[in-house]
RNA sequence: GAAGCCCGCCAGACUGCCGCUGGUGCAAUUCUGGAAACAGAGCACUGGAGGAACGUCCGGACUGCAUAGGGCAGCGUAGCAGCUAACGGCUGUCCACUGAAAGGCCGCAAGGCUAUAAGGUGAGGAUCAGAGCAACAGAGACGAGCCGAUUAAGUUCGGGUGAAACGGGCAAUCUCUACGCGCAGCAAUACCAAGUAGGCCAGCGUUGAUGGGGCCCCCAGAGCUGGCGGGUAGGUAGCACCGAGCUGUUGGGUGACCAACAGCCCAGAUUAAUGGCAGUCACGUCCGGGGCAACCCGGGCGCACAGAAUCCGGCUUAUCGGUGGGCUUCACAC
Numbered sequence: 001g002a003a004g005c006c007c008g009c010c011a012g013a014c015u016g017c018c019g020c021u022g023g024u025g026c027a028a029u030u031c032u033g034g035a036a037a038c039a040g041a042g043c044a045c046u047g048g049a050g051g052a053a054c055g056u057c058c059g060g061a062c063u064g065c066a067u068a069g070g071g072c073a074g075c076g077u078a079g080c081a082g083c084u085a086a087c088g089g090c091u092g093u094c095c096a097c098u099g100a101a102a103g104g105c106c107g108c109a110a111g112g113c114u115a116u117a118a119g120g121u122g123a124g125g126a127u128c129a130g131a132g133c134a135a136c137a138g139a140g141a142c143g144a145g146c147c148g149a150u151u152a153a154g155u156u157c158g159g160g161u162g163a164a165a166c167g168g169g170c171a172a173u174c175u176c177u178a179c180g181c182g183c184a185g186c187a188a189u190a191c192c193a194a195g196u197a198g199g200c201c202a203g204c205g206u207u208g209a210u211g212g213g214g215c216c217c218c219c220a221g222a223g224c225u226g227g228c229g230g231g232u233a234g235g236u237a238g239c240a241c242c243g244a245g246c247u248g249u250u251g252g253g254u255g256a257c258c259a260a261c262a263g264c265c266c267a268g269a270u271u272a273a274u275g276g277c278a279g280u281c282a283c284g285u286c287c288g289g290g291g292c293a294a295c296c297c298g299g300g301c302g303c304a305c306a307g308a309a310u311c312c313g314g315c316u317u318a319u320c321g322g323u324g325g326g327c328u329u330c331a332c333a334c
Base pairs, nucleotide, nucleotide: 001330002329003328004327005326006325007324008323009322010321012281013280014279015278016277017276018275020048021047022046023045024044025043026042030041031040032039033038050305055315057314058313059312060311061310062185063184064183065182069217070216071215072214074181075180076179077178078177079093080092081091082090083089094124095122096121097120098119103114104113105112106111125176126175130174131173132170133169146159147158148157149156189237190236191235192234199228200227201226202225203224204223210220211219212218245264246263247262248261249260250259251258252257283302284301285300286299287298288297289296290295
């Protein structure tokens, strides 16, 4: 220098004015809303979206149903070894496929064929348990045999088509094997307050209704289901975090990751906050002017994707732009 790849980081900055919302402290014990439970009001200080908060696809925490126990069904996963709370995620590795310039070969040329590197992709267990499937071509396609020649004799030889002709293929068809999964989800769930009704009709029920969210065992068990009629749909906790927490250093490991130490506390509602306006600067782009040029001046436009809702780990998808680092092969020079 040519070519091909991989992994990160940022996601405008500042100022002024006007707002929204959480927390802590102080003051007050008063006032406001409310039937109540409870919530709010003053002042000061302080926190306030993301790398994907998206999707809700996978896995967990947590909660209830029995400390969720056995079997069947169903669902999921699949080389090997590891990481992890767990996973269908991630790491390493084996195998298969893929993978550029260059080089080589062919060609008048356009171009074609050919190799591997880094890298990328892979639903990569089993077809001597059983079933099923195979376009076109071909006489015949999963059953064994068919066609031609030959022989005493399926005895011997040959055979086009096709991915495949008798020995095989496909498990991303069922199936088998191994492993995993109880079900529901924060509208979970617990408590407080208020109100209505323990009303009428029908059905089932200790000879077990019903519940345990497929069925059986099993466990609990005296109420349950439907219709009519009446009522409430408020509040607090869960839940805003001492956590599978974040940052840094050191050490171990090829790596995912782990350990020790130090520091930090970091959004949070249910009329649902995290914003609006103005200005300056930065960045990108366009136009005009100046300059040999680097660039300078003026003006216009743009500045993505996207908005937490119980929390966490992943994966997928979207994204204007800017920026850092690394790997491999080839060529040339020193």
The RNA shown here (Bacterial RNase P class A) has 334 nucleotides and comes from Rhodoferax jenense. NCBI's taxonomy places the organism under Bacteria, Pseudomonadati, Betaproteobacteria, Comamonadaceae, Rhodoferax. The model forms 98% of the base pairs in the Rfam consensus. A source record names the gene rnpB. Model confidence (mean pLDDT): 75 of 100.